[in-house]
About this RNA:
The part of an RNA shown here (small-subunit ribosomal RNA, 5' domain) has 502 nucleotides and comes from an uncultured bacterium. The full RNA is in RNAcentral, with records from ENA and SILVA.

Context: one part of a larger RNA
RNA sequence: GGACGAACGCUGGCGGCGUGCUUAACACAUGCAAGUCGAACGAUGAAGUGGAGCUUGCUCCACCGAUUAGUGGCGAACGGGUGAGGAACACGUGAGAAACCUGCCUCGGAUUUUGGGAUAACAGAUAGAAAUGUUUGCUAAUACCAAAUAACGUCGGAGAGUCACAUGACUUUCUGACGAAAGGAAUUCCGAUUCGAGAGGGUCUCGCGGCCUAUCAGCUUGUUGGCGGGGUAACGGCCCACCAAGGCAACGACGGGUAGCUGGUCUGAGAGGAUGGUCAGCCACACUGGGACUGAGACACGGCCCAGACUCCUACGGGAGGCAGCAGUGGGGAAUCUUGCGCAAUGGGCGAAAGCCUGACGCAGCAACGCCGCGUGCGGGAAGAAGGCUUUCGGGCUGUAAACCGCUUUCAGCAGGAACGAAAAUGACGGUACCUGCAGAAGAAGGAGCGGCCAACUAUGUGCCAGCAGCCGCGGUGAUACAUAGGCUUCAAGCGUUGUCC
Numbered sequence: 001g002g003a004c005g006a007a008c009g010c011u012g013g014c015g016g017c018g019u020g021c022u023u024a025a026c027a028c029a030u031g032c033a034a035g036u037c038g039a040a041c042g043a044u045g046a047a048g049u050g051g052a053g054c055u056u057g058c059u060c061c062a063c064c065g066a067u068u069a070g071u072g073g074c075g076a077a078c079g080g081g082u083g084a085g086g087a088a089c090a091c092g093u094g095a096g097a098a099a100c101c102u103g104c105c106u107c108g109g110a111u112u113u114u115g116g117g118a119u120a121a122c123a124g125a126u127a128g129a130a131a132u133g134u135u136u137g138c139u140a141a142u143a144c145c146a147a148a149u150a151a152c153g154u155c156g157g158a159g160a161g162u163c164a165c166a167u168g169a170c171u172u173u174c175u176g177a178c179g180a181a182a183g184g185a186a187u188u189c190c191g192a193u194u195c196g197a198g199a200g201g202g203u204c205u206c207g208c209g210g211c212c213u214a215u216c217a218g219c220u221u222g223u224u225g226g227c228g229g230g231g232u233a234a235c236g237g238c239c240c241a242c243c244a245a246g247g248c249a250a251c252g253a254c255g256g257g258u259a260g261c262u263g264g265u266c267u268g269a270g271a272g273g274a275u276g277g278u279c280a281g282c283c284a285c286a287c288u289g290g291g292a293c294u295g296a297g298a299c300a301c302g303g304c305c306c307a308g309a310c311u312c313c314u315a316c317g318g319g320a321g322g323c324a325g326c327a328g329u330g331g332g333g334a335a336u337c338u339u340g341c342g343c344a345a346u347g348g349g350c351g352a353a354a355g356c357c358u359g360a361c362g363c364a365g366c367a368a369c370g371c372c373g374c375g376u377g378c379g380g381g382a383a384g385a386a387g388g389c390u391u392u393c394g395g396g397c398u399g400u401a402a403a404c405c406g407c408u409u410u411c412a413g414c415a416g417g418a419a420c421g422a423a424a425a426u427g428a429c430g431g432u433a434c435c436u437g438c439a440g441a442a443g444a445a446g447g448a449g450c451g452g453c454c455a456a457c458u459a460u461g462u463g464c465c466a467g468c469a470g471c472c473g474c475g476g477u478g479a480u481a482c483a484u485a486g487g488c489u490u491c492a493a494g495c496g497u498u499g500u501c502c
Base pairs, nucleotide, nucleotide: 001502002501003500004499006498007497008496009495010494013374014373015372016371017370018369019367020366021332026330027329028328030327031326032325035074036073037072040071041070043068048063049062050061051060052059053058054057081285082284083283091209092208093207094206095205096204097203100202101201102200105198106197107196108195109194110193111192112191113147114146115145116144122137123136124135125134126133127132152179153178154177155176156175157174158173159172160171161170162169163168183190184189211257212256213255218248219247220246223245224244225243226242228240229239230238260282261281262280263279264275265274266273267272287308288307289306290305291304310321311320312319313318338364340363341362342361346360347358348357349356350355377407378406379405380404387398388397389396390395411443413438414437415436416435417434421429446491447490448489449488450487451472452471453470457486458485459484460483461482467474468473
């Protein structure tokens, strides 16, 4: 000198765009943050229409059907948060999988046949303070189960061919076993099953790269390898039985400390050094520890089970909860915001659609926290008012500064109009941006410094006191260094200080 997610002191006019718990991964009141589909299903049956009965405003029947608790499907594994842990194939980069998986989507082939038994809802009974159940009876499906068929697939046997990178891969012929399905709406369409290909996503393996420490020198028994098995989507000590005795290490094993990694960011001429907040990619976590279930996908933030700590309810028998989602509260701290508006846009879930949901997102609010832009007026006006300061008492400085004269109106203010963002409708923002008109210099300047480094000096007070100070150093009676005043210098809606990095 530059930089900052900054804080503190003094001060503070406006706008645009960004940014905003770096500390306690501390505890959380309240509201919201994941639903949707009646064109899968049985029920429910508001309003309406028609008819009948009559007691003339009610009852019954039929049609249509708003609504929704339940069964079922898809989603809830995305999106959003945080950085505790982790020195590891976690990340970055480059390869490999002849060792793998893949819902929805796209393309293509072949099917969509025949049956069955239940169960929730509901009704009855019943336990409990509640959470929540128990039992009897009824019923449906794109829920569940069985059978048929098999172009096709999987596994096994026999044969041929092509290729390759050890294990092998692919094509093809014959043969055996096993494996499917669901309907809805009603012209169209949406589905279901199986097989192949694609796209996108995921899983695994390896080379290389990126912290400190030797005041850590030896570490290791599923350890290292083999054979056989189990398990997995899949390779593998991943797990197990048996066999062998290996494996790693001064090119730093093992141990300890610290840390999310990267694209990037800051600095620097570069080499390098430091850093990883916002945004983007990956990883890990979801009160603490462990576990699996469902599913294409989780060992699952707003799912389940167990244990623990904490909080709450209780009729003491037993139950409920998890903001590191958005707001918000307490606490900690030098320190970090609104319990706002809207689904109008973009994106996501469900749905045939209308649409519903969406604290993602779009906006608004608060904060000079940062960057950028603008303003606080312009011209004239005395050898120069008053006041203040100073003086060698002549004067000098403040100073064209003010007054005064003329002019202008950015921004702010008031009034009128008024968008783009939206494809036909639909605008939270918002009567906002912007445009026009009106009035009046009107509403808008401070901070730090002035001994040298370092631009800028005098007076008074104080008297090694009070104090200053980044370093050198000032102050003990004439202090340009303390304090005050005038003047000056410099930056400016900021200016200084502190902290950290280069």